[in-house]
Annotation
This is a predicted structure of a 71-nucleotide RNA (transfer RNA) from Patescibacteria group bacterium AH-259-L05. The coordinates come from a structure-prediction model, not an experiment, and the mean pLDDT is 83.

RNA sequence: GGGCCUGUAGCUUAGUGGUAGAGCGCUGCAUUCGCAUUGCAGUGGUGGCGGUUCGAUUCCGCCCAGGUCCA
Numbered sequence: 001g002g003g004c005c006u007g008u009a010g011c012u013u014a015g016u017g018g019u020a021g022a023g024c025g026c027u028g029c030a031u032u033c034g035c036a037u038u039g040c041a042g043u044g045g046u047g048g049c050g051g052u053u054c055g056a057u058u059c060c061g062c063c064c065a066g067g068u069c070c071a
Base pairs, nucleotide, nucleotide: 001070002069003068004067005066006065007064010024011023012022013021018054025043026042027041028040029039030038047063048062049061050060051059
């Protein structure tokens, strides 16, 4: 320098065009003499810019970051 893959919540991840879910975590309440467990409620996210579309996490281009292969 070139090819390919990946980028979603604090972490691990689901989601192939119609207002994004789960587990763990975190906070509060209940339970307990107290802790843990358990139950209920809450918290919090689509890497950036542009394009296509009535509508984009999803499709396209470029960039950024990581991985991998070739030179």
Rfam family: tRNA. From the family's description: Transfer RNA (tRNA) molecules are approximately 80 nucleotides in length.